A computed fold for a 73-nucleotide RNA from an uncultured Lachnospiraceae bacterium, annotated as transfer RNA. It was read from a public genome assembly. The coordinates come from a structure-prediction model, not an experiment, and the mean pLDDT is 82.
RNA sequence: GGGGGUAUAGCUCAGUUGGGAGAGCGCUUGAAUGGCAUUCAAGAGGUCACGCGUUCGAAUCGCGCUAUCUCCA
Repeated sequence: GGGGGUAUAGCUCAGUUGGGAGAGCGCUUGAAUGGCAUUCAAGAGGUCACGCGUUCGAAUCGCGCUAUCUCCA
């Protein structure tokens, strides 16, 4: 330098026929219990790496860019 993959909640990740943003763990609050453990219930938390474009509508499609993994040289 060239090819390919990945980037979504604090962490690990799902979500690709373009229309609802989600799960587990963690966190907060409440209840049960002798109990700061355990169980149950509720809740908070996200510019879907970033920019632009296409579209009535984009996490999802196109272009660019950044980081990282990998292959080739």